The part of an RNA shown here (small-subunit ribosomal RNA, 5' domain) has 525 nucleotides and comes from an uncultured Bacteroidota bacterium.
Context: one part of a larger RNA
RNA sequence: GAUGAACGCUAGCGGCAGGCCUAACACAUGCAAGUCGAGGGGCAGCGGGGGUAGCAAUACCUGCCGGCGACCGGCGCACGGGUGAGUAACGCGUAUGCAAUCUACCUUUUACAGUGGGAUAACCCGGAGAAAUUCGGACUAAUACCGCAUGAAGAUUUUGUGUGGCAUCACAUUAAAUUUAAAGGAGUGAUCUGGUAAAAGAUGAGCAUGCGUUUCAUUAGAUUGUUGGUGAGGUAACGGCUCACCAAGUCUUCGAUGAAUAGGGGUUCUGAGAGGAAGGUCCCCCACACUGGUACUGAGACACGGACCAGACUCCUACGGGAGGCAGCAGUGAGGAAUAUUGGUCAAUGGGCGGGAGCCUGAACCAGCCAAGUAGCGUGAAGGAUGACUGCCCUAUGGGUUGUAAACUUCUUUUAGAGGGGAAUAAAGUGCGGGACGUGUCCUGUUUUGUAUGUACCCUUUGAAUAAGGAUCGGCUAACUCCGUGCCAGCAGCCGCGGUAAUACGGAGGAUCCGAGCGUUAUCC
Repeated sequence: GAUGAACGCUAGCGGCAGGCCUAACACAUGCAAGUCGAGGGGCAGCGGGGGUAGCAAUACCUGCCGGCGACCGGCGCACGGGUGAGUAACGCGUAUGCAAUCUACCUUUUACAGUGGGAUAACCCGGAGAAAUUCGGACUAAUACCGCAUGAAGAUUUUGUGUGGCAUCACAUUAAAUUUAAAGGAGUGAUCUGGUAAAAGAUGAGCAUGCGUUUCAUUAGAUUGUUGGUGAGGUAACGGCUCACCAAGUCUUCGAUGAAUAGGGGUUCUGAGAGGAAGGUCCCCCACACUGGUACUGAGACACGGACCAGACUCCUACGGGAGGCAGCAGUGAGGAAUAUUGGUCAAUGGGCGGGAGCCUGAACCAGCCAAGUAGCGUGAAGGAUGACUGCCCUAUGGGUUGUAAACUUCUUUUAGAGGGGAAUAAAGUGCGGGACGUGUCCUGUUUUGUAUGUACCCUUUGAAUAAGGAUCGGCUAACUCCGUGCCAGCAGCCGCGGUAAUACGGAGGAUCCGAGCGUUAUCC
């Protein structure tokens, strides 16, 4: 000097940034991922409409409209958010490569979308169960599912030619065979939107190679899919990735193997630098989601708020059987020296879905708590000596000191109290109107939308009013005297003080250093 700090004493204000470092311990409760009716069948409940001789209500009728619990279907749920347990390399950083690869949504381009079929959920009926849930029967739809057709620039196999390459080969091209697709919806319409195949781009991801990346030799040998080859399988793809056969290799004192510790980096702290230390907040990458394992779906996961199995634990039970996973945001217990609210809003930014309106969003933005940090402001300013009376303290009793300090005079009003005004953050979009031309789109006018917030900020007014402490004073080290104590009580970072004149203990006066902080402790340089 620094800190995600803690403790002691003290404490006026707002700005910015920060806040479980310990038990990856266990978790009550609420919320954190939905959305689309312009894909579909429908419709319990809700609003509307109709309605029984004039009115009203009810019964009743009506999926016609607004809409929609549950259901089928699509997209999303692999993002965003958390944590650092594991990991010493399958990670990270850096450089390069894939002639060994994939990529939903998005952009550009080309071509296409013909014709059929069978189911199933919801609903209904019946059964089992305490529940969670589950079984059987019957009905029905789709942008759900399955055929047939069409189809090459695609894929697979074969063939010839050319160009290029270090090479296995790559690219272009000729010919042939085989194979592979689709879905509609909205609108009066124009049209819009979606679908299929292919090519390219963009983005994201996968894989490989070199180098770098802590300590221990009181760890010296390790390895049998191990090292390499051939062939096959598998993968989006290369590869012992897996398998069969063959060979016996491969790594290692330039530290293999083993053990310990540890997420890595950008960065941060310190230092003149070289270095040393750290990796909290923010950003990038990785890993994990009660513990261990497994795959399914999907463009993408071996998936935090998905599935299955095993285990530990907790809960419910009618004892037959079931349910759960905060290392999401709050919050609770425990642990600990120690770390906050069971708050508000989707207004902005961003994300998901949707044609849109919009819905969802503990991401995010705000507010609350905490001197835990940082920078800033204030606690008044100017004048004022009979250096006042008095007091404290010291005294060589003359005086000195506290001290321009106070009183007193004149000002100011940051802050504080009171009263009043009052934002930006908002652009788009919606509604209404007008125009370009008919739709829709675009342009334009207007209206509306702000959690924070009656906040920030501004104005008026009151009155010095509302605001100073902490540590130290033997040397290091800025700052000294008196009293008390008497190797006692005590101090102390080191040297050391204290046994009767203690500048070192305790108190007082004074002084010094910092100042809304000051000290102590811990850790790093």
Its mean pLDDT, the model's own confidence on a scale to 100, is 83.
The RNAcentral record of the full RNA draws on ENA and SILVA.